[in-house]
Context: one part of a larger RNA
RNA sequence: CACCGCCCGUCGCUACUACCGAUUGAAUGGCUUAGUGAGGCCUUCGGAUUGAGGUUUGGUGGCCGCAAGGCUGCCUCGCUUUGAAAAGUUGGUCAAACUUGGUCAUUUAGAGGAAGUAAAAGUCGUAACAAGGUUUCCGUAGGUGAACCUGCGGAAG
Repeated sequence: CACCGCCCGUCGCUACUACCGAUUGAAUGGCUUAGUGAGGCCUUCGGAUUGAGGUUUGGUGGCCGCAAGGCUGCCUCGCUUUGAAAAGUUGGUCAAACUUGGUCAUUUAGAGGAAGUAAAAGUCGUAACAAGGUUUCCGUAGGUGAACCUGCGGAAG
C1' cells in the first nucleotide's frame, strides 16, 4: 500500500504428523498348561584294568647242610581273600533347551478410510467488515457445491 481494500469456506496439488483399518497380520520379551527332555548330583547294580596278602604247578638262582631238607629271591600256571576302579546300568532329584497352545506387554507391515497443519498461493463463488448491498450475532431445528440459506426464540456487540 488505505474498497483496485480487507476477508470466508468447499474443491484440487505437494509434504509432514498422529488416528481407524481387512490381513483371525508379523516380530520380540515376561509368565504359564501339556509333551519331549541334554546334563549335573545322589542311588541300585556293573567290574575292563590294577595294588596287596595267602596258597598252588613248573622252571631257575643264592645261603646253610655229607645228605634228607631248611631259609630266601626271580620267572611262570592256577585257586583264593581283600582294596582301588573306567565304560555301561536301575531308580530318584535338580533341571537347561525344544515343540504345540494360552495370556500379557512392547515394537512393526498394511490396500484403503478419515482428520489436522504447512498455507501466504491454485479453483469456485463472495458469506463477513460501510445500511457490505437480505443489519449483525446467539440458541435451536431443517436444508444446501461451498462460504451459507430458511423457520422459531432472543440480544445489540